[in-house]
Context: one part of a larger RNA
RNA sequence: CGUUUGGAAUUUUGAGGGGAGUUGUCCGUAGUACGAGAGGACCCGGACAAACGGACCUCUGGUGCCCCAAUUGUGCCGCCAGGCGCAAAAGUUGGGUAGCCAUGUUCGGUCGGGAUAAGCGCUGAACGCAUAUAAGCGCCAAGCCCACCCCAAGAUGAGAAUUCCCUUCCGCUUAAAGCGGACUAAAGGCUCCUGGUAGACCACCAGGUUGAUAGGCUGGGUGUGUAAGAGGGGUGACCCUUUCAGCUAACCAGUACUAAUCGGCCGUGAGG
Numbered sequence: 001c002g003u004u005u006g007g008a009a010u011u012u013u014g015a016g017g018g019g020a021g022u023u024g025u026c027c028g029u030a031g032u033a034c035g036a037g038a039g040g041a042c043c044c045g046g047a048c049a050a051a052c053g054g055a056c057c058u059c060u061g062g063u064g065c066c067c068c069a070a071u072u073g074u075g076c077c078g079c080c081a082g083g084c085g086c087a088a089a090a091g092u093u094g095g096g097u098a099g100c101c102a103u104g105u106u107c108g109g110u111c112g113g114g115a116u117a118a119g120c121g122c123u124g125a126a127c128g129c130a131u132a133u134a135a136g137c138g139c140c141a142a143g144c145c146c147a148c149c150c151c152a153a154g155a156u157g158a159g160a161a162u163u164c165c166c167u168u169c170c171g172c173u174u175a176a177a178g179c180g181g182a183c184u185a186a187a188g189g190c191u192c193c194u195g196g197u198a199g200a201c202c203a204c205c206a207g208g209u210u211g212a213u214a215g216g217c218u219g220g221g222u223g224u225g226u227a228a229g230a231g232g233g234g235u236g237a238c239c240c241u242u243u244c245a246g247c248u249a250a251c252c253a254g255u256a257c258u259a260a261u262c263g264g265c266c267g268u269g270a271g272g
Base pairs, nucleotide, nucleotide: 001154006165007164008163009162010161011160012159016151017150018149019148022050023049024048025047026046027045028044034039052108053107054106055105056104060102061101062100063099067095068094069093070092071091072087073086074085075084076083077082112146113145114144119139120138121137122136166271168182169181170180171179172178183269188266189265190264191263192208193207194206195205196204213259214258215257216255217254218253219252220251223247224246229242230241231240232239233238
């Protein structure tokens, strides 16, 4: 911009396209059928597994650039104590929330239907027989079409359903869907702002005071692992108690304290 006939919101149909499609081992049937024996099934039923793929983070783990602790050297806060800076953009080390992730968890390939291939048939002439074929009718594959998952009406053949909104006046004109002027400005959308389940931008989604959208605060969780100060013990390094303490990112709730203020614009008047 379009969607042959107004505009809008929500929910959809599915033309068409894409994805998936795998296999093994074991058990039962059954040491049965078969076979002198050795050996050893079809069919049918079940279990497990591999690789591959989707989703996810409860578990197992990884990361987690400053969440916690430990610690060396050095500088500083006058000293002690307690801390902070720097050590090649984490000084080093031990752990680690959310998120992201796999090696982790879970799910998937199925079943079934239709038309067929090779192949196997029924009936059956031409050709009194025969013949699966000439007319006619069946069966049959990991393959094809559907079935399963995803996208999808720019499918210009532009689809459908439900709901919402707009019902003025004057003049010119034969009239109108035309021209001019006045009044009106809906439903809804955009802008702007707070953000993230979204994201390069845009878009999408959640919100904007009739508000929990983000921050803060409060409570909880999680992680770290028992802070500082004080008291006690030890010659001392240090230990014990207060103390499962102190601190704690992204997590879960609550709470309007802060910020989403107030506004602006588009979209019209019933529709060739």
The part of an RNA shown here (large-subunit ribosomal RNA, domain VI) has 272 nucleotides and comes from a Candidatus Omnitrophota bacterium. Lineage of the source: Bacteria > Pseudomonadati > Candidatus Omnitrophota. Rfam family: Bacterial large subunit ribosomal RNA. Rfam links the family to the GO terms structural constituent of ribosome and ribosome.